[in-house]
RNA sequence: AACCGAUAAAGGCAAACCUGUCGAAAGGCAGGGACGCAAAGCUAAAGGGACUUCCCCUUCUCCAUUUGAAGGUAAGUCAGCCAGCCACCGAA
Numbered sequence: 001a002a003c004c005g006a007u008a009a010a011g012g013c014a015a016a017c018c019u020g021u022c023g024a025a026a027g028g029c030a031g032g033g034a035c036g037c038a039a040a041g042c043u044a045a046a047g048g049g050a051c052u053u054c055c056c057c058u059u060c061u062c063c064a065u066u067u068g069a070a071g072g073u074a075a076g077u078c079a080g081c082c083a084g085c086c087a088c089c090g091a092a
Base pairs, nucleotide, nucleotide: 004090005089012037013036017032018031019030020029021028022027035080041085042084043083047082048081049078050077051076056072057071058070059069060068
């Protein structure tokens, strides 16, 4: 230094759920709360994957100034799915 990861030390994060708030939604943020996490730190403008569909497109429907449904679509979202980058500690 790389790999690795302990019933070690010092610390850290916070799923579901609840409350408030933003958003069309997925989801975000704040507080509470802990299922878990050795990268559960950062990156969604390197890439794969997943989720959503306001707008838009297609078809059908309603209808006369315009209702509803189905399908498609990311420019939206997720790193606590993979990945990339950086990093604390040091038993075996």

Predicted 3D model of a 92-nucleotide RNA (c-di-GMP-I riboswitch aptamer) from Paenibacillus rigui.
Model confidence (mean pLDDT): 86 of 100.
Taxonomically the source falls in Paenibacillus (Bacteria, Bacillati, Bacillota, Caryophanales).